[in-house]
Context: one part of a larger RNA
């Protein structure tokens, strides 16, 4: 180097954009760099291999050949790859017309509930649990009525429904804004795919500064339980949860399944479009999503099965026994917490 892998056994980067690089549609033409063929030169000798020869044999010595898979020169071949130029439209993009959506950002606004405050009614309990107690209440609680304040989250609709690259996104309204799908097309003409580095985004928790703080609630306190109870249960309760700006950069960041392309039986549900038909709400058909089942095939099995884990080809990432260890050291990043990169001794 070739050969084997990555859903669950070790192994898909959290996700995207994109640089270098790798790979790349159809048809002529040119070239002959790669490629292929012939010839020549060179590729020291020894060694190795083959056929012989010499020491009684062997080791050893020795003759000839082969080999030296390479490089250079030259003559050709032109299918493929490359290169140059030309043409094309099936990839990709554009234009026109429609459409769906919790996609993102900003501002505003609504009702229910919880808590608190004020007032009215009203009286002895309330709360909580397996049972209790801590706790609240005659300084009038709980309950109930009216008014007010404040913060946070949006019941029903709601759906293996929708949107987004992922993280994720859910009251309503307006504005700004990204992507997607369908139909048409007389435009561009390979402009494509992937992507080491790099850059950006990235739940929760956490950090910095300033606000905010209703409910919930790490820590903490008390009451129980218990042999103990630094817990589970109960009463309280601070960071935090919320907002703005700036960091952090992790996760069972999961479909534990990288991205894009082509091909390979069907049946059935659902979401968004188009076309045709008719009895106008159904049938057929087509494109794009999202589910269930199921052939061929694949798989160690489970399962997967046109949304592949099937059949192929392109590019990237990753694994190589368990522990030591995602640790030490070094470097880079961070305010810190820590993150990224990443061993060895030793041991089984």
């Nucleotide at each position: 180097c070739u050969g084997g892998g990555c859903g669950u056994a070790a192994a898909g980067g959290g996700c995207g954009c994109g640089u270098a690089g790798g790979c790349g549609g159809a048809u002529g033409u040119a070239u002959c760099a790669g490629u292929c063929a012939g010839a020549g030169g060179u590729g020291a000798a020894a060694u190795c291999c083959c056929c012989g020869g010499g020491c009684u044999u062997a080791a050893c010595c020795u003759g000839g050949g082969a080999a030296u898979u390479g490089c250079c020169u030259u003559u050709g071949a032109u299918a493929c790859u490359g290169u140059a130029g030309a043409u094309c439209u099936a990839g990709a993009g554009g234009c026109c017309g429609a459409g769906a959506g919790a996609g993102g950002g900003u501002g505003g606004u609504g009702g229910a509930a919880c808590u608190c405050c004020a007032a009215g009614u009203g009286u002895a309990g309330a709360g909580g649990u397996g049972a209790a107690a801590u706790u609240c209440g005659u300084a009038g609680a709980u309950a109930u009525u009216u008014g007010g304040a404040a913060g946070a989250a949006c019941a029903c609709c709601a759906g293996u429904g929708g949107c987004g690259a992922a993280g994720g996104c859910g009251g309503c309204c307006a504005c700004c804004u990204g992507g997607c799908u369908c139909g048409g097309u007389a435009c561009u003409g390979a402009c494509g795919c992937u992507g080491a580095g790099g850059c950006g985004c990235g739940a929760a928790a956490g950090c910095g500064u300033g606000g905010g703080g209703a409910g919930c609630a790490a820590a903490c306190a008390g009451g129980a339980u218990u042999a103990g109870a630094u817990a589970c249960c109960c009463u309280g309760g601070u960071a935090g949860u919320c907002c703005a700006c700036g960091c952090c950069g992790u996760a069972a960041a999961c479909g534990a399944u990288g991205u894009g392309u082509g091909c390979u039986a069907g049946u059935u549900g659902u979401c968004g479009g188009g076309c045709a038909g008719c009895u106008u709400g159904c049938u057929g058909u087509u494109c794009g999503g999202u589910g269930a089942c199921g052939c061929c095939g694949c798989u160690a099995a489970c399962a997967c099965a046109u949304u592949a884990a099937g059949c192929a080809g392109a590019c990237c990432g990753c694994a190589u026994g368990g522990g030591g260890a995602g640790u030490a050291c070094g470097g880079c990043c961070g305010c810190a917490a820590g993150g990224c990169u990443a061993a060895a001794a030793c041991u089984c």
This is a predicted structure of a 348-nucleotide part of an RNA (small-subunit ribosomal RNA, central domain) from an uncultured prokaryote. Rfam family: Bacterial small subunit ribosomal RNA. The coordinates come from a structure-prediction model, not an experiment, and the mean pLDDT is 90.